[in-house]
Predicted 3D model of a 73-nucleotide RNA (transfer RNA) from Clostridiales bacterium DTU092.

């Protein structure tokens, strides 16, 4: 040096044909118990890695750039 994948809430991932960003698990509050777990209920928490194009509208699609993983010389 070239290639192929990935990058989405603290964490572990989803997100269909481009059309309001979820889910588990964690965090907070309240319920319930003598109390603790366990159970309910309810809430908070996102520049969708960064720039720019494209388009009426981009996590999705092109381009560049870094990260992280794997190959190939």
């Nucleotide at each position: 040096g070239c290639c192929c994948a990935u990058g989405u809430a603290g964490c572990u991932c989803a997100g269909u044909c481009g059309g309001u960003a979820g889910a588990g698990c964690g965090c907070c509050g309240c319920c319930a118990u003598g109390g603790u777990a366990a159970g309910g209920c309810g809430g908070a928490g996102g520049u969708c890695a960064c720039c720019g194009g494209u388009u009426c509208a981009a996590g999705u699609c092109c381009g560049g750039u870094c990260g992280u993983g794997g190959g190939c010389u």

Rfam family: tRNA. By type it is a transfer RNA.